[in-house]
RNA sequence: CUCUUAUUCAGAGCAAUGGAGACUAAGGAUCUGCGAAAUUGCGGCAACCCCUAAUAUGGAAGGUGCCUUACCCAAGCGAGUGAAAUCGAACAAUAAGAG
Repeated sequence: CUCUUAUUCAGAGCAAUGGAGACUAAGGAUCUGCGAAAUUGCGGCAACCCCUAAUAUGGAAGGUGCCUUACCCAAGCGAGUGAAAUCGAACAAUAAGAG
């Protein structure tokens, strides 16, 4: 990087450095000098693997991951409709496995 499967309900932040962006995707909306991204320190969460006598509403030693609200709305695609509403797929993220 590609493929398969599962989930995307919920949960959890402060400080230092930094100094203008973040938000996956045109656009809208939102966050942001009352300090964005990123990095570091410490702390935390418990999604998957995992741990425990254990098919857990338990745990957090270890491997990933995550800690502002949200797969935000929505364009485009499919279903649907008189038109809408609505639903789904796709896209994306994460994990486990395979190549």
The RNA shown here (SAM riboswitch aptamer (S box leader)) has 99 nucleotides and comes from Catenibacillus scindens. The model forms 96% of the base pairs in the Rfam consensus. The prediction has a mean pLDDT of 75. Its Rfam family is "SAM riboswitch aptamer (S box leader)". Gene Ontology term of the family: regulation of gene expression. From the family's description: The SAM riboswitch is found upstream of a number of genes which code for proteins involved in methionine or cysteine biosynthesis in Gram-positive bacteria.